[in-house]
Context: one part of a larger RNA
C1' cells in the first nucleotide's frame, strides 16, 4: 500500500466562508472516451509448464506444444458514467406576507448596592477568626443620618427556555444590520455537497500606545498556623481585570461525537410556526413543520452507553490516527513587539 479505524482505547481542525478538485436530481437524444462483446497484430530466447526423446538412469541436455495479463489495430453493443442538445421540478435559490428571539454594532438613559469625600447625632470601641493578632479609632472610628462623586456590574423575572458558525451574548429603551422559522403562490432551472490551499472570527490570560481606576485582586509586605509554611486564614495591597486603538492565535476552544442528503418502532415533555376542533377570550383537543430534552424498539456497541438530534442503515467530501518514554521536545522554516504560536524528528530507552 491493500486493509482498519477516530464519544469514553492513538485519531473530528476552536468555528465559519470559499478557490482547485472530488462527488452530484429527473426524462428524451447524440458521440462512443471510459466499459463490454469478437476478431487481428505484438507479446526474443532461455526460465516456468505439458507430451516426447537423447546420456544405463536422475540431474543436465535436445524437439514440439501450451501459456496469462498488457499494448495496438479493425468491426460492433449502448445499459452504466462521460460528452452534445433540449426538457422538467422533488435539491437549491430568489421575490412577496407573516413571525420568535440575552444575534451583531452604535447611541441616550436607570436604580440598588459598595468606596470615598463633606456636614449632623453620638462617645468607645471596631474588624477579622478555629482562636487571634497585624489593621481602624478621643486628631472622635464603628453605628445612624442630609449631600456630592465616582467605577464596575447588572437582583427578581429566569426555564431541563430562547439566540448565534463557533467564541459568546441578559438593566430599560432608540436607530441601525446579519441570519433562522413559516405561509400560499409566482419566478430562476441543478445553480447542489464538500472542500486541500486561502481567507474572516476567535474566552481567558499576555503585549503596545493612551485615556481610567469604586470593587475585586497575581506579584509584594505585614499577622497567624506550623518542625519549617517561599501556602491554605487574617490585614494591606502593584499590574491586571474596565475603556479606545492595534497585536497575540491558544483553552477540558467538549456533545472530548467533522459537514451534508436519505430510510429505519413507539411514548411523555418543552420553545417558534401553519392548519383543523373549540371559543367573548384563555384553555382543551387532532395534526404538520423548524428546533430543544427525556425515555425507549430493532440494530449497534469490548462495555459503559447510543438510540429519527444514531455511536442504527447507506452513499460522497474533507481532516486525523498507526506502541509507551524521549516530546508536541531538538533542528530549520513561517509568523509575533515579546511571550510564544504553527509546521515537527531522531538517536537512546523500557
Nucleotide at each position: 500500500u491493500u486493509g482498519g479505524g477516530c464519544a469514553u482505547a492513538a485519531a473530528g481542525c476552536g468555528u465559519c466562508u470559499c478557490u482547485a478538485g472530488g462527488u452530484a436530481g429527473c426524462u428524451u437524444u447524440u458521440u462512443a472516451a471510459g466499459u463490454c462483446c469478437a476478431c487481428u497484430g505484438u507479446a526474443a530466447a532461455a526460465u516456468c509448464u505439458c507430451a516426447g526423446g537423447a546420456c544405463u538412469c536422475a540431474a543436465c541436455c535436445c524437439u514440439g506444444g501450451a501459456u496469462u495479463g498488457g499494448c495496438a489495430g479493425u468491426a460492433g453493443a449502448a445499459a452504466c458514467u462521460a460528452c452534445c442538445a433540449a426538457a422538467c421540478u422533488a435539491g437549491a435559490g430568489u421575490a412577496c406576507g407573516g413571525u420568535a428571539g440575552g444575534g451583531g454594532c452604535a447611541g441616550a438613559g436607570g436604580g440598588a448596592a459598595u468606596u470615598u469625600c463633606c456636614g449632623g447625632u453620638g462617645g468607645a470601641g471596631u474588624g477579622g477568626u478555629g482562636a487571634a493578632a497585624u489593621g481602624c479609632c478621643u486628631a472622635g472610628a464603628g453605628a445612624u443620618u442630609a449631600g456630592a462623586a465616582a467605577g464596575a456590574a447588572c437582583a427578581c423575572u429566569a426555564a431541563a427556555g430562547g439566540u448565534g458558525a463557533a467564541a459568546g451574548a441578559a438593566c430599560u429603551u432608540u436607530g441601525u444590520u446579519g441570519g433562522g422559522c413559516u405561509g400560499a403562490c409566482a419566478c430562476u432551472a441543478a445553480u447542489c455537497c464538500u472542500g486541500a490551499g486561502a481567507g474572516a472570527c476567535a474566552a481567558a490570560a499576555g503585549c503596545u500606545a493612551g485615556a481610567g481606576g469604586a470593587g475585586c485582586g497575581a506579584a509584594u509586605g505585614a499577622g497567624a498556623u506550623u518542625a519549617g509554611a517561599u501556602a491554605c486564614c487574617c490585614c494591606a495591597g502593584u499590574a491586571g481585570u474596565c475603556c479606545u486603538a492595534g497585536c497575540c492565535u491558544u483553552a477540558u476552544a467538549c456533545g472530548a461525537u467533522g459537514g451534508a442528503u436519505a430510510c429505519u418502532a413507539g411514548g411523555c415533555g418543552u420553545u417558534g410556526u401553519g392548519c383543523g376542533u373549540a371559543u367573548c377570550a384563555a384553555c382543551c383537543u387532532g395534526u404538520g413543520u423548524a428546533g430543544u430534552g427525556c425515555u425507549g424498539u430493532a440494530g449497534c456497541u469490548a462495555a459503559c452507553g447510543c438510540g429519527u438530534u444514531a455511536a442504527g442503515u447507506a452513499u460522497c467530501c474533507c481532516a486525523c490516527c498507526u506502541g509507551g518514554g524521549g516530546a508536541g521536545u531538538a533542528c530549520a522554516u513561517u509568523u509575533g513587539c515579546a511571550a510564544g504560536a504553527a509546521u515537527g524528528a531522531a538517536a537512546c530507552u523500557a
Molecule: small-subunit ribosomal RNA, central domain
Organism: Calotropis procera